The RNA shown here (Lysine riboswitch aptamer) has 180 nucleotides and comes from Cytobacillus stercorigallinarum. The sequence was found by an Rfam model in a public genome assembly. Taxonomically the source falls in Cytobacillus (Bacteria, Bacillati, Bacilli, Bacillaceae).
[in-house]
RNA sequence: AGUGAAGGUAGAGGUGCGAGCUUCAUUAGUAAAAGUUCCUUAGAAGAUUGAGCUUCGUUGAAGGACUUUGAAAGGGAAUGUUCGCCGAAGUGAAGAAAGACUCAAUAUUUUCUUCGCUGGUUCUGCAUUGAAUAAAUGCAGGAUUGUCAAGACUAUCUGUCUUGGAGGGCUAUCUCACUG
Repeated sequence: AGUGAAGGUAGAGGUGCGAGCUUCAUUAGUAAAAGUUCCUUAGAAGAUUGAGCUUCGUUGAAGGACUUUGAAAGGGAAUGUUCGCCGAAGUGAAGAAAGACUCAAUAUUUUCUUCGCUGGUUCUGCAUUGAAUAAAUGCAGGAUUGUCAAGACUAUCUGUCUUGGAGGGCUAUCUCACUG
């Protein structure tokens, strides 16, 4: 000096990722509470179904109408602020534990493990979730951007274009091994 793979450290991509706080809109004049009234036979609630249990209910449950009062959670925005970061993070499948009165099944919420996928941002279409036309996720197709590789062009040593790959990547540097 070069090569190799392994490990460590520090960085880059930008409306970059995630969380907390504050404010705002939406949810919504909804749920719920109180009052009046109708219905007339009777149930209602505890995620759904079945079986129990508990509470309320003929002093009127549930349901409908009117009046008054009137939310919240989740999700979203600011390109606000603080913090942690660059597989940041998200997501699919399988499994385990816990939760909501008990048991069983289903579904759902939170946490953890294993395997897989996605470089980032954004737009469109379909599907799912959702109060939603917001938003998120998955699939498919575009645009754009960073990076590496190959090729072509250019010339003041870089830049432009085309194609393709993926973050287990890329850049720098240290250690180790090998070669000169």